RNA sequence: UUCUUAUCUAGAGCGACCGAGGGACAGGCCCUAUGACGUCGCGGCAACCCCCCGCAAGGGGAAGGUGCCAAUUCCUACGGAACAGCAAUGUUCCGGGAGAUAAGGG
Numbered sequence: 001u002u003c004u005u006a007u008c009u010a011g012a013g014c015g016a017c018c019g020a021g022g023g024a025c026a027g028g029c030c031c032u033a034u035g036a037c038g039u040c041g042c043g044g045c046a047a048c049c050c051c052c053c054g055c056a057a058g059g060g061g062a063a064g065g066u067g068c069c070a071a072u073u074c075c076u077a078c079g080g081a082a083c084a085g086c087a088a089u090g091u092u093c094c095g096g097g098a099g100a101u102a103a104g105g106g
Base pairs, nucleotide, nucleotide: 001106002105003104004103005102006101007100008099013042014041015040016039017038021031022030023029026076027075028074043069044068045067048065049064050061051060052059053058073098078095079094080093081092082091083090084089
């Protein structure tokens, strides 16, 4: 870097440093000098890998490898259905796309 599979409405923050942007992309909306984003320390959440029991289904654990700790992946974007509306469009649902994370492969 790419492919496959699984998951993504739950959960979990304080301190120090830095100093202007950040929330992937576009639009919206939001966070941010009452210091965001980021880095580090400590703490925590979760349970993909992992460990234990079990034929399995399933149950339990958290030492280790990752991950995560504003907002549903913050919302929408593309297609379809139902409903409302003269229409523009809106709401709900389903599917897809994109993205993130894990495990495995090239």
SAM riboswitch aptamer (S box leader) from Geobacter sp., 106 nucleotides, folded computationally. It matches the Rfam family "SAM riboswitch aptamer (S box leader)". From the family's description: The SAM riboswitch is found upstream of a number of genes which code for proteins involved in methionine or cysteine biosynthesis in Gram-positive bacteria. Its family is annotated with regulation of gene expression in the Gene Ontology. The coordinates come from a structure-prediction model, not an experiment, and the mean pLDDT is 87. The sequence was found by an Rfam model in a public genome assembly.